Context: one part of a larger RNA
Molecule: large-subunit ribosomal RNA, domain IV
Organism: Chloroflexota bacterium
RNA sequence: CCCUGGUUAAGGAACUCGGCAAUUUGACCCCGUACCUUCGGUAGAAGGGGUGCUCUGGAAGGUGAAGGUCCUGGCGACCGGAGCGUUCUGGAGCCGCAGCAAAGAGGCCCAGGCGACUGGAUAACAGAACCACAGGUCCCUGCUCAAGCCGUAAGGCGAUGUAUAGGGGCUGAUGCCUGCCCAGUGCCGGAAGGUUAAGGGGAGAGGUGCAAGCCUUGAACCGAAGCCCCGGUGAACGGCGGCCGUAACUAUAACGGUCCUAAGGUAGCGAAAUUCCUUGUCGGGUAAGUUCCGACCCGCACGAAAGGCAUCACGAUCUGGGCAGUGUCUCGACCAGGGGCUCG
Numbered sequence: 001c002c003c004u005g006g007u008u009a010a011g012g013a014a015c016u017c018g019g020c021a022a023u024u025u026g027a028c029c030c031c032g033u034a035c036c037u038u039c040g041g042u043a044g045a046a047g048g049g050g051u052g053c054u055c056u057g058g059a060a061g062g063u064g065a066a067g068g069u070c071c072u073g074g075c076g077a078c079c080g081g082a083g084c085g086u087u088c089u090g091g092a093g094c095c096g097c098a099g100c101a102a103a104g105a106g107g108c109c110c111a112g113g114c115g116a117c118u119g120g121a122u123a124a125c126a127g128a129a130c131c132a133c134a135g136g137u138c139c140c141u142g143c144u145c146a147a148g149c150c151g152u153a154a155g156g157c158g159a160u161g162u163a164u165a166g167g168g169g170c171u172g173a174u175g176c177c178u179g180c181c182c183a184g185u186g187c188c189g190g191a192a193g194g195u196u197a198a199g200g201g202g203a204g205a206g207g208u209g210c211a212a213g214c215c216u217u218g219a220a221c222c223g224a225a226g227c228c229c230c231g232g233u234g235a236a237c238g239g240c241g242g243c244c245g246u247a248a249c250u251a252u253a254a255c256g257g258u259c260c261u262a263a264g265g266u267a268g269c270g271a272a273a274u275u276c277c278u279u280g281u282c283g284g285g286u287a288a289g290u291u292c293c294g295a296c297c298c299g300c301a302c303g304a305a306a307g308g309c310a311u312c313a314c315g316a317u318c319u320g321g322g323c324a325g326u327g328u329c330u331c332g333a334c335c336a337g338g339g340g341c342u343c344g
Base pairs, nucleotide, nucleotide: 001339002338003337004336005335006334007333008332010330011329014328027051028050029049030048031047036041038173052094053093054092055091056090057089058088059087060086062084063083067079068078069077070076071074095099107323108322109321110320111319112318113317114315115314119131120130135171136170137169138168139167140166141165148157149156150155174310175309176308177307179240180239181238184237185236186233187232188231189230190229193228194227195226199222200221204217205216206215207214208213241259242258243257244256245255268302269299280296281295282294283293284292
């Protein structure tokens, strides 16, 4: 010097990215317990008090001796209450710094983000806001072989099931809700029409032959699905404007004009896990706050099942604050064990 433990005056987070680490708390009994709430919870909320031993009372219930009475004379029944031990509850006293005397054994509170929750997961950096989840919704599937999936096939799963069933997609408890656009793409529907392959069809043309014929080529016209076309459809893929002017201070613009579009973002939320400018501005908290909380809205670039906004409970989650207590620190010191180091 390093590691693992222990103690520490005064202060008490001044440490640090951050209370990381280590303290604090801790058992049982009693009292007491807020906001909020889906009325179950929150809750061990929080916050208090008690706890050993000796002597002596009371109560409860357990066991039930001696003794007594009766008879059917028994290992009988009934009365009886001693003794013993248990629990609860009083009084008096004793000792110590300390009585759950050692060990083992929640620190707590406030506010916010995300995810409802229990659960699952990166075997060996990461347990999270990720996955799943009940619940919601859309699509497919009517069973001789469902749809879908595995297999070249036979065959199998689905299912010894049958639309309250099975498969697929998205969303993700619950509460309040889920706006506008079908122009593009997708999907669904459409006995017409257009286009169109093989095939059918053969007007006609050519080669050859004396000819019959054979060979080649071939226009109309008839020909599916698909595409075009006509509709529908958003909890389908997706999308959801610009410029200019205007009110009797100023400012702003309920209002007007104009261009474009398929339609121009509704409710709710908003400097947000989203805000570049930005440490926006105001308020709160601090002596002092790029974080935090509450507002404002100028949303670079929120927004409604790639769901929007709320939300009790829950979380080894993330963020900010506080109380308690602390060697995290001011700022170190000492002790124990182990290692290193020096000598041998």